Bacterial RNase P class A from an Acidimicrobiales bacterium, 366 nucleotides, folded computationally. The source organism's lineage runs through Bacteria, Bacillati, Actinomycetota, Acidimicrobiia and Acidimicrobiales.
RNA sequence: CGAGCUGGCCGGGUGGUCGCGGCUGCCCGAGGGCCAAAGUGCUCGGGGGUCGAGGAAGGUCGGGGCUCCGUAGGGCAGGAUGCUGGCUAACGGCCAGUCGGGGCGACCCGCAGGAAAGUGCCACAGAAAACAGACCGCCGAUGGGCGCCUCCGGGAGCCACAGGUAAGGGUGAAACGGUGCGGUAAGAGCGCACCAGCGCCGCGGGUGACCGCGGCGGCUAGGCAAACCCCAUCCGGAGCAAGGUCGCAACGGGGACGGUCGGCCCGGCCAAUGUCCCCAGGUAGACCGCUUAGAUGGAUGACCACCGAUCCGGUAGCCGGAAACGGCCCGGUGAACAGAACCCCGCCUAUAGACCAGCUCGUUCG
Repeated sequence: CGAGCUGGCCGGGUGGUCGCGGCUGCCCGAGGGCCAAAGUGCUCGGGGGUCGAGGAAGGUCGGGGCUCCGUAGGGCAGGAUGCUGGCUAACGGCCAGUCGGGGCGACCCGCAGGAAAGUGCCACAGAAAACAGACCGCCGAUGGGCGCCUCCGGGAGCCACAGGUAAGGGUGAAACGGUGCGGUAAGAGCGCACCAGCGCCGCGGGUGACCGCGGCGGCUAGGCAAACCCCAUCCGGAGCAAGGUCGCAACGGGGACGGUCGGCCCGGCCAAUGUCCCCAGGUAGACCGCUUAGAUGGAUGACCACCGAUCCGGUAGCCGGAAACGGCCCGGUGAACAGAACCCCGCCUAUAGACCAGCUCGUUCG
């Protein structure tokens, strides 16, 4: 100097003019309330003061608080999670590790329980795809067929019919351990040596996942659980339009009472299924829930000036350097994603650009 990795942090600044929302032990004005007045507090308007978005406020994915419904307790169904240890109120989150995979490396990624419980599936190709399988190939010991020889006991040869064979070829993502020697008719863990894997046992290390070493067993087992399933752990439901208080309405319950004829009673006639009061109810609405931003159709902004990281271009000159190049200088550019709505902890996603720290690989020079 170039190319990268990890973590952290910031994500425009100053001033002016105008504007928006909340609050207000301040000032002014208006209104109506109590009131004799003084005064007091309320509502509205203006001024002053003060406060006013984010690292993600976003997606609404996980968890919790809070609220209502339900509830003796438990189970089934359903769902979620799934290596180990720890943190946390909790989580599917975080930290540290194990194992597996990727990268030369710093480092990164993982949908990481069980496939020797059971069921199921494994496209295409291929003869065969999981209690294997004979297309080509190899063999044909044994049995069979053919002719030949024979000392008549049998023998060698040919065929490739039965059959044997998973070495070799070919197909495939995957063909039932690999290499070698022996063995065989040809072959085969059929036997042996070494290697790989698996299981069991022992020793050592670790809290643990797991790791290392040794021994034994020919034991050689395919993959998929993001197929059903099994195992373990966790989960009641709905959500601030939750919900609560007050409360014009509707529906409802109780009580009292009519008009007219009349002085009054009886009685007759008339009239809405009526009027008034109380209770209950809960609609419209208001307030609370609600927040040091706190709306309830949603304020947190606009313009101007100067500065401005960065980027682009310039190359006359100056400085540093061996060089690449960097700095000064001149002109231009001029800030991304985005906007709280009950609160909190996380995750994920979007984000121009800048800064800081640690680390890795490479080139050149000394």
Rfam family: Bacterial RNase P class A. Rfam classes the family as a ribozyme. Rfam describes the family as follows. Ribonuclease P (RNase P) is a ubiquitous endoribonuclease, found in archaea, bacteria and eukarya as well as chloroplasts and mitochondria. The gene name in the source record is rnpB. The sequence is in RNAcentral, with records from ENA.